RNA sequence: AACGAUAAUGGCAAACCUGUCGAAAGUCAGGGACGCAAAGCUAAAGGGCCUUCCCGUCAGGAUGGCAGCCAGCUACCGAAU
Numbered sequence: 001a002a003c004g005a006u007a008a009u010g011g012c013a014a015a016c017c018u019g020u021c022g023a024a025a026g027u028c029a030g031g032g033a034c035g036c037a038a039a040g041c042u043a044a045a046g047g048g049c050c051u052u053c054c055c056g057u058c059a060g061g062a063u064g065g066c067a068g069c070c071a072g073c074u075a076c077c078g079a080a081u
Stems, first nucleotide, its partner, number of pairs: 002081001003078002011036002016031004021026001034068001040073003046070002048066003052062003
C1' cells in the first nucleotide's frame, strides 16, 4: 500500500411517519433503521439518473436536483492474506 474480521473505538441512516422549504425532482429538522468500511467531502468544468421547460423527434438545448449509482479527493482501526 492493497485488502476488509462474527475485532475494538466510534460514525452514518433507506423505506415510512410528522413538520418545513420548493411548481417539481428534491432539501432541511425530528422520529425511525433497510443497510453502509468511506453511506465523509465534491453536482460551472467525467459519466449516469431524476425534475420542469424549449425544440419537434428519438436527436439536441436550458433549468434545478441526486454523492445510499459509478467516479475523483481525503480519512479511523488492523485479524487473515

This is a predicted structure of an 81-nucleotide RNA (c-di-GMP-I-GGC riboswitch aptamer).
Its mean pLDDT, the model's own confidence on a scale to 100, is 84.
It was read from a public genome assembly, where an Rfam model found it.
Rfam family: c-di-GMP-I-GGC riboswitch aptamer. Gene Ontology term of the family: cyclic-di-GMP binding.